This is a predicted complex of two RNAs, RNase P RNA and transfer RNA, with 478 nucleotides together.
[in-house]
Order: sequence, then C1' cells, then structure tokens
RNA sequence: UCAGACGGCUGGACGGCCGCUCCCGUCCGGCUUGCCGGCGCGGGGGAGGAAAGUCCGGGCUCCACGGAAACACGGUGCCGGGUAACGCCCGGCGGGGGCGACCCCAGGGAAAGUGCCACAGAAAGCAAACCGCCCGGCGUUCGCGCCAGGCAAGGGUGAAAGGGUGCGGUAAGAGCGCACCGCGCCCCCGGUAACGGGGGCGGCACGGCAAACCCCACCGGGAGCAAGACCAAAUAGGGGCGGCGCGCGGGUUUCGGUCCGCAGGUUCCGUUUCCGAACCAGCCGUCCGGGUCGGUCGCGCGAGGCCGGGAGCGAUCCCGGUCCCAGAGGAAUGGCCGUCCAGCGCCUUGCUGCCUUCGGGUGGCGGGCGUGGACAGAACCCGGCUUACAGGCCGUCUGAUCCC
RNA sequence: GGCGGGGUAGCUCAGUUGGUGAGAGCGCAGGAUUCAUAACCCUGAGGUCGGCGGUUCAAGCCCGCCCCCCGCUA
Repeated sequence: UCAGACGGCUGGACGGCCGCUCCCGUCCGGCUUGCCGGCGCGGGGGAGGAAAGUCCGGGCUCCACGGAAACACGGUGCCGGGUAACGCCCGGCGGGGGCGACCCCAGGGAAAGUGCCACAGAAAGCAAACCGCCCGGCGUUCGCGCCAGGCAAGGGUGAAAGGGUGCGGUAAGAGCGCACCGCGCCCCCGGUAACGGGGGCGGCACGGCAAACCCCACCGGGAGCAAGACCAAAUAGGGGCGGCGCGCGGGUUUCGGUCCGCAGGUUCCGUUUCCGAACCAGCCGUCCGGGUCGGUCGCGCGAGGCCGGGAGCGAUCCCGGUCCCAGAGGAAUGGCCGUCCAGCGCCUUGCUGCCUUCGGGUGGCGGGCGUGGACAGAACCCGGCUUACAGGCCGUCUGAUCCC
Repeated sequence: GGCGGGGUAGCUCAGUUGGUGAGAGCGCAGGAUUCAUAACCCUGAGGUCGGCGGUUCAAGCCCGCCCCCCGCUA
C1' cells in the first nucleotide's frame, strides 16, 4: 500500500423567527373554595438503535384453582456458567468451511419400538448377482458358445450397494491374513462436565431419516392495559314512595296486586251498520340501582441512566457517588431561514504523481458553483431475538507485496 | 393497540404418514358441428405453489425469518 476478519461508537452541528404537547410558578376571570377557562406571562422536559415485526421471556392486572403427582397438549435439547426468566448471552467441547484472522452448526437417543427410503438398478434393509472374473466338463467354424459350480476385485444404477488404503495370498477372489486409519466393547489417566489421550480385545455385526411418529430429560394454568379499578350525563328502560285517574267477568291472593278472557275510547270512508287498519289503557312529582356517552386512575423511581472502584477469561455481579430523563389519547415532538461539516455531480487558466503513439489520457491536493442527510417515529413497561439502515469514526487482528 | 385465519393456472378451490409427470371446474386458443351463433363434442396452451434461507437423497407439504390479504375485539 492492497485485500480481509472481529468488536465498539455515531446516526448531522450551531443560531434566529413562528408554532405543538406535558409539568411547575404566577396573573386575570368564574363559581360549587379547590376546581375550571384564558387566541396571559415566565421557566423546564419532549422519540429510537431499531420506537418496527409481535417471534420468545418476564413484571403488572383480571379470571380459574384445596395441595401434590400423573395423563394429554405445546415447547426446549452437547457441557458448564450468567440471569427475574428465556428458544437469550458468555466460556468451553465436538463437527464443518477458510492459507489465516475468524466464521457456521435445531449439536440428546436410530443395538426400545413403528414407519419411510420414490425413479433407476440384479439387489434398498434377516441383502443381492446384470455385465464381468475364474476352475472343471462338453461342443467348436478357434471368434467363442452351453452346462455345473466358485467369487464380489472391476464396470454399471443410485443420495446411499454391508468398512477404507496398501501389502501378502489365491484358479479368480474375499478381513482370508497382516499394518495403519475408521467403528464397537473394556480398562487406565486428565477434566466439574461435554470430551480428550493411552493401552488391550473384537475381523466388522450396528446404512440414512427423529425440522416422521416416538423414547428420555427439563419447562409451561388461561387471557391480555381495548387487562382492570373508580366517578358518572341526556334519552330509553327497571324499581320504591306520594298525588290524581281507572270498564266487566273469572282464577289466585299475604288484599298491595297479578293472570286469562271479553268488551271500551279516539282517528281513517259524506252518513249508518259490519269488516279492517293505526293509536290509547295511565299521568305528574321525587328517589334508588345497573349499563352507555364522557371523565379520572392504571401511567412513568425503573431487573433505570452516568461516573469511579472491585471480583471474574467473559456474560455478569457487588460497592460508593450523582441525576430524574417523553407521557399523548384521532393521538404533541413540527415549519421556514442563515452559516458550517461530511458526501455526491460539474468546471478549473493553480500545484503535482503515473502512462504516452507527444495530440493527450488518468488520478491526488487546492479553488468555484450546484446539490445535499439512511432506516424510520413512542401508545402499559422491561430483558432478548429478528428484520430495515446513506454515510462517518475508533480499536484489535490476519494474509500478500515493497522498503529499512 | 391486541388476537386469530389465509396466500397453489386469468377466477374459484383440491392437493398427508414429503416421492417419482402439480390437479379439478369455469374461463382462453384451435378444431369439429351449424346457413351463422350459442350449447354439446375433441385437442391444447397456461404455474417463481407469496419471497428468502434451512432440514432432507428429495419440500407445495417440515422448520425459521420477511411481505401481502381477510376477520374478531373498545
């Protein structure tokens, strides 16, 4: 210098003018005297690292439940630690990738059982023999063919063909024998453990899939702030009391009523009758309770931020000091302007590097003009994960090349 | 804000112990029939299975993360 890995921070700065929301103080007005209103004043606070997706875990609230366990269902899954808890984080182990820094892994159990392994292929789960190789016999047109056996090395199919490589061995072969590697069992050593190292035995039995059912271990009651609690209009409806009004018959009666049946009144056609339709059968006053509109609380001191010290490899924990830091409710956090800082584009008669066919081309620094700020916005709160994100800064480390 | 359901051909939908060619009806195109049209009949085209990643030999199906649509709830 180039290429890269990991971790952390930031997410435009300053100023002016006009607004928005909440809190405090003060002034004015109103009354029900502690509340409301003010197009009054002053001061202070006012989005994020993800406020997002709502994927996990909790706090909180209500509901259910005598305690515990089991079953069912759902979730998690190497080991140890952290934490309020987690599917999160940290440190290890094992496997895989990369020259490396480093990165990735749902990573328990397939000799408890069930199931599946399509197509292709001879054979796909107590394996099998298509081509092929080989001994023997028979035939032969000397190419080979047929019969009876042996084999699994090579070919072929497949994602996968029942250990791999090498040497020996054999008619050809084969763990048939041996060495190394893999696998399984046992023992010893190290480690809290996962696991690692060593030794011995076994000739290989035990293929894959559990993000298929399942087994094992552990965890889990349900719903969600529109949870929930309080105050409480108008209108309608329910009930109590008082006053006024009120047909008949029957049942029942605690004598207040209530039920059933039949009538009644008013209006509609010019009149009458019948039929039909609609309306009335209570009204007024007062009180009580429930829900709705609306309002208040829940709701901002918290697993809190910052600084310092300590323990620990680390996640994290402990101690001391200091600070109070959004709280709306159709929902505030905005708009305009100026200067500057990155960044980007164009121009450049300034300086300069490299290449050059000497025409120029291509970069860096400087100057001028223009443009110009990513993803996105709280809605009960917190810890995580995931997803989106222009640009900038810092630190540690790796590889390559050059120079000293 | 909170909580459920779904996305497969132009439209409406099937698609289960994951499997070899992804289907049905309507629609569309061509043919046949008819004087002509419709219906009926024959044939055919048309699919990123919402997107990305993972598990697996193999994913529409199993798992995770995003996107879109619908419904319930004061």
Rfam match: Bacterial RNase P class A. The family's RNA type in Rfam is ribozyme. From the family's description: Ribonuclease P (RNase P) is a ubiquitous endoribonuclease, found in archaea, bacteria and eukarya as well as chloroplasts and mitochondria.
Its mean pLDDT, the model's own confidence on a scale to 100, is 76.